[in-house]
Background: The RNA shown here (small-subunit ribosomal RNA) has 1521 nucleotides and comes from a metagenome. Its mean pLDDT, the model's own confidence on a scale to 100, is 84.

């Protein structure tokens, strides 16, 4: 730092996904140690048990017991002392408001951060001054007795203390009022002093010490006093630390919450409070808040700080630390310095528990601990030794604050689990091409060391500059105090030695790409994985296992959350022409921005200095635990606030000019700008009248429609409504929608030219107002024509369409809604700068005319091209999408969805505004290559047309399907499967099926044992294989032991399969297609897929070939070369050949000669557009023409380019995997491959006279022959037989060529056509012809009479049509592969039909149109809206009713202190208080909205789902754009 995923492939735009660190976790596998840390995130549910705030006798009065000891004793016991300055409880102080928990509420002066308090308060500390007096005075709890109560708990009487209550006395000084005064001052007031008048306080306790009194059991004890110290008490002042108020700023989410308030917002009087204020009351006036988000709803403690992140930010807010709420729920106040108070209190109210049913008690969110909840979070420990808190004079006592231990790998962070060496590379695993490789120096083996843990022993640190208490020494009158010393105090627990011993101590994920690390085997879209992309359908590196590996490690990995990556909300840092996103357009308020200049302020801004920014952390630098995690001590930074000094460019305010932005005025023209009125002519329809007849309309063709009642057509007349042909133009107005005959009247804008005035008056615009195509409503009109719905006719499988006839709202007008639209330039307004080139509209100007032109040039619009720059490309380009500014609106994956809901507008329709659940990894944009199109444009092919023959109908063959069968072996399946593998199934073959046999095997290599044959004949028994018995008899080489060859048995390796996968494969072949295509390397062009060359203009069969060009050149294809045939030449002449000679014969090259000719088979000539004319570009080549056997590739033929169909063949053959091994392998027999209602390709024979039948007669080519053709000759109707000349062949034989020519009959019929079919006698092959050859010869003599849709082949020696040969082969072709023979028609053309090549075009297609896609309907699941309505949360209004409790009022009932009276009792008075009365009020009820959730039958749409159903909407002109 990025990487996968959208595509055939690229670029780009966007989502998702991962690779990083976290973390109070959790699960899952595993687990040796320490050391620091953390450990209910959930129900602020509910709690049993313990404990978590006491303490002080130096503040007070009361005061035991057990035990012990003395006395007494009626031995039962009594009593005194000690215990005891005791335990206990009580009064009284202080404390308990602190420590410790929690995060439910609360969006708030709660928090944070800076300020004020001149508007305050403050227990205990510190400091400083003073006082602390006296005749004081009454009470009360415990205690006692006596009642009530189960019990908590009371009651009534008596008795008594205080540093508990009251009072008095005194005022320096506090506080108040009055009076005058100084100084500050933010002008409100503050501070300070002086007069006078008022108010208003107190407490003792104790240590030493004088003195002194009572009492005494003579030990001692109590009390008062002097004097002095400690600790308290009271008024004061100040401090220090706390703490209440109040202000700027900051602080979440939704506007589908826009209006909110009546104590509200202010004053004036009074109340209250420590203390400002509607904090409260009562009158007063009507205001306060609000888009700078109020009011509402919702969700949350806040903050240091954590996590991440380069940062800027985003999440968070556990431990620790500040602050704030709360403490069963709600309300309420007392105490006190501080609560409206977590382990106080009253009152309601829910739950728990006790009860005797009368009443009562409770409150872990405090440490543990329980139930319950959950994924899930610990011991009912120890200790006050220390830190630190209450109280105490202190010892001290309390502390679940805190220090430690326990549990937990929950984190972090350190250690271990062993070090060297050690190749016979063991064994063993796993793999393997079997050789090997790895696992691996890894193991054993030797040699060492000793960390952890175990065990045994030491010995620090946390403990002391504390206390106390003993000494000592200062200090004092003494004590206190100060100093130095001794002494005493550990809950935990480090480290160090020694001791054995390698011994006790390694998992866990992953291993297809992303992402490091690979192979076997099992499975076979099953079982499963999976972050995302995807694996898995028999060869799975992706699923399970093994091996090996990688990568972390006392862990490892998943899960879940958070930032990061994501520039995927863009401040920093993104964007809107086609990817999501410019509001339909204007006018404009608020806000936002804003021109040149001067001068001032100093609020933004800059700079400096101060205050803060708590403390930890987080950096940095040093130090301390052996190191590090931890921890300490120091800096550093804390981008912030606040206060101050200063600067004055630049924003800002303020205030003077200017004219260039903007605006006004003169003067001009140019326009479908707007709105009224009026006015014209063509057209269409309709009405009347004329002429006229049978039609007319209308369409791919109809038809329905008109029309003999007179149409259509013509003519003349009239009606009416509605649009404005031509001009007309990427020409003009207009903001946008728009806007067109002409003419009148009203009117808005812009634009040119001039010179004047105004003096930044401007841009831009959230809200708001206003215009707004066509549709579409409303109320009235008006309708000629068109024309939704609608009807009928037509296509069509339908056809609720597309086309035709008709037609009705509506297009029209007035007036009113509606507010959308591909309101598109898919481009928001302005303002300025950036190269031109060319047109056109409106003005001007310069030149120039007589003028109108032509020619330059400004201005303002409206096109086209094109530089730079931009963009992903495509493009845009002074009319920017360029380069800057200023302002608005919008977008943030696709679908759900521009839909629910909720609001607001509308008569409706509907508009606007605008989610969410679930859902997919995509959706998209623009461009390249292809296919592709019922797209174009050029050109080919027997493609079509133009012919001639065929097939589709018969009957046979022959193949395929179906079917049947025990089995009908297998394979081929559009062309490219079907007379195709098969160039020949009676057995064999052969691969099936039956059934009868075999197991190392029919066949090959070895190895071990064991025999000696092998191999030939012959018998028995059988379908035969095959069993079984008999006879016969070994080779070579020997060192004589034996060793080899063969050959049999027995065993084990292997053998064998035509078993299975042509989608594991090679080879081959088939097809497009002999179509003219495929492609490279360098250049160059594109960001890149790519493209270019290969397009292009001509020409060809041809990417043949020329030209031209950013291309230039190569390849492999094309043609050539290669065989045949067609001409000559030359060599060569036998088995060939006979022209001259010669010889024989009825006749024949039959003989000699001969090679001239024909052939024969070798080499060679020939043709190349060479020559000539004309078109063409002076070229390619084309077209004609000499000449030639042959003329433009001369016929034919071998040859098939990159690739495509996962196209055939695993049954030719090879061959990787599987599968079978007494069988899926091998061996016989027989059967089957030959079936037979049927259906289809291929053929052959017909259907007749161009023919058939009988007869005679003529001309071939290629080719085959020794288990072979086989002649002559006889025989037999004939197949054929007998025989065997002759020949391995230019020599002999198959061998007869046939059509054809001559003659003859047939004479149009199921025939003298046709031969199926059957019977019936034969021939040949063969081991054998039943299933199941072929021929033959007699007989029989079926369909058929030219074939429906529909399809096939041929363009010249070709189709038809004649026979000839050969391959397989014993034998068996109408298929096949070959030959010759006779031998045509036709082609105007390239419109269509099919395949095909090129170039362009469109595409939503890339498995490529047999592509791809929509919607309904049905099933299934899944969310969700709607709904009569039910249930619950909060909530807002009115009313009732009203605890406890503060405050007022009463207060006839109670009543100690004080006063006034009285000798005393009493009595009065003040104060206080019980009840009661009243205001507010909580829970609670009653009515009655609002909201937010849950649920509902039944309904609406949406998603999602290999193979439903219907049709074809989208994409090409997608078949009606």
């Nucleotide at each position: 730092a990025g990487a996968g995923u959208u595509u055939g492939a690229u670029c780009c735009u966007g989502g998702c996904u991962c690779a990083g660190g976290a973390c109070g976790a959790a699960c899952g596998c595993u687990g040796g140690c320490g050391g620091c840390g953390u450990g209910c995130c959930u129900c602020a549910u509910a709690c049993a048990u313990g404990c978590a705030a006491g303490u002080c006798g130096a503040g007070c009065g009361c005061g035991a017991a057990c035990g012990u000891u003395c006395c007494c004793u009626u031995c039962g016991g009594g009593g005194g002392g000690c215990u005891a300055u005791u335990a206990g409880a009580g009064c009284g102080g202080c404390g308990a408001a602190c420590g410790g928990g929690u995060g439910a509420g609360g969006a708030a002066c709660a928090c944070g951060u800076g300020g004020g308090u001149a508007a305050u308060c403050u227990g205990c500390c510190c400091u400083c001054a003073a006082g602390u007096u006296g005749u004081g005075g009454g009470a009360u709890a415990a205690c006692u007795a006596c009642c009530g109560g189960a019990a908590a708990c009371g009651g009534u009487a008596g008795c008594u203390a205080a540093u508990a209550c009251c009072c008095c006395u005194g005022u320096g000084g506090a506080u108040c009022c009055g009076g005058a005064u100084u100084u500050c001052u933010u002008c409100g007031g503050g501070a300070g002093a002086c007069c006078g008048g008022a108010u208003g306080g107190a407490a003792g306790a104790u240590g030493c010490u004088u003195u002194u009194c009572c009492c005494u059991u003579c030990g001692g004890g109590g009390g008062a006093u002097u004097g002095u110290g400690u600790c308290g008490c009271u008024c004061g002042a100040g401090g220090a630390g706390g703490a209440g108020c109040c202000c700027g700023c900051g602080u979440c989410c939704c506007a589908u919450u826009a209006g909110c308030u009546u104590g509200u917002u202010g004053g004036u009087g009074g109340g209250g409070u420590a203390a400002c204020g509607g904090c409260c009351u009562a009158c007063c006036a009507a205001g306060g808040c609000u888009a700078c988000g109020a009011u509402g709803g919702g969700u949350a403690g806040c903050u240091g700080g954590u996590c991440u992140g380069a940062g800027a930010g985003g999440a968070u807010g556990a431990u620790c630390a500040g602050c704030c709420a709360c403490a069963c729920u709600g309300g309420g106040a007392c105490u006190g310095a501080a609560a409206c108070a977590c382990g106080g209190c009253c009152c309601a109210g829910a739950c728990u528990c006790c009860u005797a049913c009368g009443g009562g008690a409770g409150g872990c969110a405090g440490c543990a601990g329980u139930a319950g909840g959950g994924a899930a979070u610990u011991u009912u420990g120890g200790g006050c030794a220390a830190u630190g808190g209450g109280g105490g004079a202190a010892a001290c006592c309390c502390u679940g604050a805190c220090c430690c231990a326990g549990c937990a790998a929950c984190g972090c962070c350190g250690c271990g689990u062993g070090a060297g060496u050690g190749a016979a590379g063991a064994a063993g695993g796993u793999u393997u091409u079997c050789g090997g490789a790895u696992c691996g120096u890894a193991a054993a083996g030797c040699u060492c060391u000793g960390u952890c843990a175990g065990g045994u022993g030491g010995u620090a640190a946390g403990a002391a500059u504390a206390a106390a208490g003993g000494c000592c020494g200062g200090u004092u009158a003494a004590u206190c105090c100060c100093g130095g010393u001794c002494c005493u105090u550990g809950a935990c627990c480090a480290c160090c030695a020694c001791c054995a011993a390698a011994g006790g101590a390694a998992g866990c994920a992953c291993c297809g790409g992303c992402u490091a690390a690979c192979u076997c085997c099992g499975u076979g879209c099953c079982a499963g994985c999976a972050g995302c992309c995807g694996c898995g359908g028999u060869a799975a590196u992706a699923c399970g296992g093994a091996g090996g590996g990688u990568g972390c490690a006392a862990g490892c990995g998943u899960u879940g959350u958070c930032c990061g990556g994501a520039a995927u909300u863009a401040u920093u840092g993104g964007g809107c022409a086609u990817a999501a996103a410019g509001a339909g357009c204007g006018u404009g308020u608020a806000g936002g921005c804003g021109g040149c200049u001067c001068c001032g302020c100093a609020a933004g801004u800059c700079u400096g200095a101060u205050g803060u920014g708590a403390a930890a952390g987080c950096c940095c630098u040093c130090g301390g635990c052996u190191c590090a995690a931890c921890c300490g001590a120091g800096g550093a930074a804390g981008u912030g606030c606040a206060u101050u000094g200063g600067a004055a460019a630049c924003u800002g305010c303020a205030g003077g000019g200017c004219u260039u932005g903007a605006g006004u005025g003169c003067g001009g023209g140019a326009g479908a700008g707007g709105a009224a009125g009026g006015u014209g002519g063509a057209a269409u329809u309709c009405c009347c009248a004329g002429u006229g007849u049978a039609g007319c309309g209308g369409u791919g063709a109809a038809a329905u429609g008109c029309g003999u009642a007179g149409a259509u057509a013509u003519u003349g007349g009239g009606a009416g409504g509605a649009a404005c042909a031509c001009c007309a133009g990427u020409u003009g107005c207009g903001a946008a929608g728009g806007c067109g005959g002409c003419c009148u009247u009203c009117u808005g804008g812009a634009c040119c030219g001039u010179c004047a005035c105004u003096g930044a008056c401007g841009c831009u615009g959230a809200g708001a107002c206003g215009c707004g195509a066509a549709a579409g409503c409303g109320u009235g009109g008006g309708g000629a024509g068109c024309a939704a719905a609608c009807a009928g006719g037509a296509u069509u499988a339908g056809a609720u369409a597309c086309c035709c006839u008709g037609g009705u709202a509506g297009u029209c007008c007035a007036c009113g809604c509606c507010g959308u639209a591909a309101a598109c330039g898919g481009u928001g307004a302005g303002c300025a700068c950036u190269a031109g080139g060319u047109g056109u509209u409106g003005g001007g100007g310069g030149u120039a005319u007589c003028g109108a032109c032509c020619c330059c040039c400004c201005c303002a619009g409206u096109g086209c091209c094109g530089c730079a720059g931009c963009u992903a490309a495509c493009g845009c380009a002074u009319u920017a999408a360029g380069u800057g500014c200023u302002c608005c609106g919008c977008c943030u994956g696709g679908g759900a969805a521009g839909u629910a809901c909720g609001g607001u507008c509308g008569c409706a329709a509907g508009a606007u505004u605008a989610a969410a659940a679930c859902u997919c990894a995509a959706a998209g944009g623009a461009a390249u290559u292809g296919a592709c199109g019922g797209g174009g444009g050029c050109c080919c092919g027997c493609a079509c047309a133009a012919g001639c023959g065929g097939u589709g109908g018969a009957g046979c063959a022959u193949g395929u399907g179906g079917u049947u069968c025990a089995a009908u072996u297998c394979g081929a399946c559009g062309c490219a499967a079907c007379g195709c593998g098969a160039a020949g199934a009676a057995c064999c073959u052969u691969a099936c099926c039956u059934g009868g046999g075999u197991u190392u095997g029919a066949c090959a290599u070895u190895c071990a044992g064991u025999g000696g044959c092998u191999c030939g004949c012959c018998c028995u028994a059988g379908a035969a294989a095959c069993a079984g018995g008999g006879u016969u008899u070994u080779c070579u080489c020997u060192u004589c032991g034996g060793a080899g060859a063969c050959u049999g048995c027995u065993g084990g390796a292997c053998a064998g399969g035509u078993g299975c996968u042509g989608c594991a494969u090679g080879g081959c072949u088939g097809u497009c297609g002999u179509c003219a295509g495929c492609u490279c390397g360098u250049g160059u062009c594109g960001u890149g897929a790519g493209a270019u060359g290969u397009u292009g203009g001509g020409u060809u069969a041809a990417g043949u070939c020329c030209c031209g060009c950013a291309a230039c050149g190569a390849g492999c294809g094309c043609a050539a070369c290669c065989c045949u045939u067609g001409u000559c030449a030359u060599u060569a002449g036998u088995u060939g050949c006979c022209a001259c000679c010669a010889g024989g014969u009825u006749a024949u090259g039959c003989u000699g000669a001969g090679c001239a000719c024909u052939c024969u088979a070798a080499u060679g000539a020939g043709a190349c557009u060479g020559c000539c004319g004309g078109u063409g570009u002076u070229a390619a080549a084309c077209c004609g023409g000499a000449g030639g056997a042959a003329g433009g590739u001369g016929g034919g033929g071998a040859c098939g380019a990159c690739g495509u169909c996962a196209a055939g063949u695993c049954c030719u053959c090879a061959u990787g995997g599987c599968c079978c091994u007494u069988a899926u392998g091998c061996c016989c027999a027989g059967g089957g491959c030959u079936a037979c209602a049927c259906a289809c390709g291929u053929g052959c024979u017909a259907c007749a006279a161009u023919g058939g039948c009988a007869g005679g007669u003529a001309c071939a080519a290629a080719g085959g022959g020794c288990a072979g053709c086989g002649a002559u000759a006889u025989c037999g109707c004939a197949a054929g037989a007998u025989g065997g000349a002759g020949c391995g062949a230019a020599u002999c034989c198959c061998a007869a060529a046939a059509a054809g020519c001559c003659u003859g009959c047939c004479u149009c019929a199921g025939u003298u056509c046709g031969g199926a079919u059957u019977g019936g006698a034969g021939u040949c092959u063969g081991c054998a012809a039943c299933u199941c050859g072929a021929c033959u010869c007699c007989a029989u003599g079926a369909a058929g009479u030219c074939g429906g849709a529909a399809u096939c082949g041929c363009u010249a020696g070709u189709a038809a049509u004649c026979g000839c040969g050969g391959a397989u082969c014993a034998g068996c072709a109408u298929g096949c592969c070959g030959c010759g023979g006779u031998g045509a028609a036709u082609a105007c053309g390239u419109u269509c039909c099919c395949g095909g090549g090129c170039c362009u075009u469109g595409u939503a297609c890339a498995c490529a149109c047999c592509g791809c896609c929509c919607g309904u309907c049905a099933c299934a699941c899944c969310a969700u809206g709607g709904a009569a309505g039910c249930u619950g949360g909060c909530u807002g209004g009115a009313c009732c009713a009203g605890a406890a409790g503060u405050c007022g009022c009463c207060a006839a009932g109670c009543c100690a202190a004080c006063c006034c009276u009285u000798c005393a009792c009493g009595g009065g008075g003040a104060a206080g208080c019980a009840a009661g009365c009243g205001c507010c009020u909580a829970a609670g009820g009653u009515c009655u909205g609002g909201u937010c959730a849950g649920u509902g039958a039944c309904u609406g749409g949406g998603g999602u789902g290999a193979a439903g159903u219907c049709g074809u909407a989208a994409c090409a002109a997608g078949g009606u754009a």

Annotation: The sequence is in RNAcentral, with records from SILVA.